[in-house]
Formats: sequence, structure tokens, C1' cells
RNA sequence: GCCCCCGUGGCCUAAAGGAGAAGGCGCUGGAUUCCGAAUCCAGAGAUUGCGGGUUCGAGUCCCGCCGGGGGCC
Repeated sequence: GCCCCCGUGGCCUAAAGGAGAAGGCGCUGGAUUCCGAAUCCAGAGAUUGCGGGUUCGAGUCCCGCCGGGGGCC
């Protein structure tokens, strides 16, 4: 330099182009307990890497960057 894959809450992972982005762990509050752990209930937390485009509608499709992984010379 070229080719392929990936990028979604603090972490891990979902989400045929159809509309309040779902779940687990963690976190906060409560119940329970003498106090904790475990368990149960409730809650907060994502402008989906960045910028553009297509579309009535984009996490999803297209282009360019950035970052990570793999392959070839």
C1' cells in the first nucleotide's frame, strides 16, 4: 500500500429498513436481615465511533475518514 471483518449505556451482547434501541453484569434506592451476603421490587444511564448521502423512514444500505483485529505483497 491492497483486501476482509468489527465499532451499540461503565463492561458483555441483541435488534429482516418500520419507528418509545432489548437483555445480562455492574451502579443507585427500597424490601428482607442484628449487620451483611444471597434473593425480590423499582430506577438512572445510549444523540448506536465521526462526517456526509439514499429513503416517507437508517443501529441496519452507500461514500469518506478515525480506531481495533486478521490476511497478502